[in-house]
The RNA shown here (transfer RNA) has 72 nucleotides and comes from a Candidatus Woesearchaeota archaeon.
Rfam family: tRNA. From the family's description: Transfer RNA (tRNA) molecules are approximately 80 nucleotides in length.
The prediction has a mean pLDDT of 82.

RNA sequence: GCCUCCGUAGCUUAGCGGUAGAGUGAACGGCUGUUAACCGUUUGGUCGUCGGUUCGAUCCCGACCGGAGGCG
Numbered sequence: 001g002c003c004u005c006c007g008u009a010g011c012u013u014a015g016c017g018g019u020a021g022a023g024u025g026a027a028c029g030g031c032u033g034u035u036a037a038c039c040g041u042u043u044g045g046u047c048g049u050c051g052g053u054u055c056g057a058u059c060c061c062g063a064c065c066g067g068a069g070g071c072g
Base pairs, nucleotide, nucleotide: 001071002070003069004068005067006066007065010024011023012022013021018055025043026042027041028040029039030038048064049063050062051061052060
């Protein structure tokens, strides 16, 4: 330098055009003599950035940034 894949909540990740979910974590409460475990509630996101397409973009297109792998 070229090719492929990935970037979504603090962390691990789902979501193939129509208002973004789960697990885990955190806070509070219940239970318990206490802790843990368990149960409930709450808390959570400029969907990497900037443009484009579209009535509408996490999703499609382009460039860039970051990460992983391969080739030279």